[in-house]
RNA sequence: UACUUAAUUAGCCAACCUUGGUGUGAAUCAAGCAACGGAAAGCUACAGAUCUUUAUAAACAAAGAUGGCUGAGCUGAAUUU
Repeated sequence: UACUUAAUUAGCCAACCUUGGUGUGAAUCAAGCAACGGAAAGCUACAGAUCUUUAUAAACAAAGAUGGCUGAGCUGAAUUU
């Protein structure tokens, strides 16, 4: 100096809610409030899962949504010990 792990300090992201907008919808964008939680809660819809629409009794299928559902992939992360 680099990597890994644990702790620590300062920071970071941001649930829910309200208002306005977009969308048939799931949901999403912006602002405000607030802090459920996170250590990649940064990105990717690849594989599952869940949800929406076609579309209804069921199953199957197609097209979408969800990365704060799980896995996987990529890229990051300040101080001190």
The RNA shown here (c-di-GMP-I riboswitch aptamer) has 81 nucleotides and comes from Methylophaga sp. The source organism's lineage runs through Bacteria, Gammaproteobacteria, Thiotrichales, Piscirickettsiaceae and Methylophaga. The coordinates come from a structure-prediction model, not an experiment, and the mean pLDDT is 78. The sequence was found by an Rfam model in a public genome assembly.